[in-house]
Molecule: transfer RNA
Organism: Oscillospiraceae bacterium
RNA sequence: GACCCAGUAGCUCAGCUGGCAGAGCAGCACCCUUUUAAGGUGACGGUCCGGGGUUCGAAUCCCCGCUGGGUCA
Numbered sequence: 001g002a003c004c005c006a007g008u009a010g011c012u013c014a015g016c017u018g019g020c021a022g023a024g025c026a027g028c029a030c031c032c033u034u035u036u037a038a039g040g041u042g043a044c045g046g047u048c049c050g051g052g053g054u055u056c057g058a059a060u061c062c063c064c065g066c067u068g069g070g071u072c073a
Stems, first nucleotide, its partner, number of pairs: 001072007010025004019056001028042004049065005
């Protein structure tokens, strides 16, 4: 330098076939238990890496950039 992959909740990731943003774990509250652990229920938690474009509508498609990883030179 060229190309490929990834970036979404505190963490690990799903959703990428354009139409309500989700799961598990952690943390919080409650239940259960003599207590703890385990188990159960619930709520909370998001500028979907940034900017622009397309569209009635973008996490999703297109362009430019940033960060991380990889292949080649």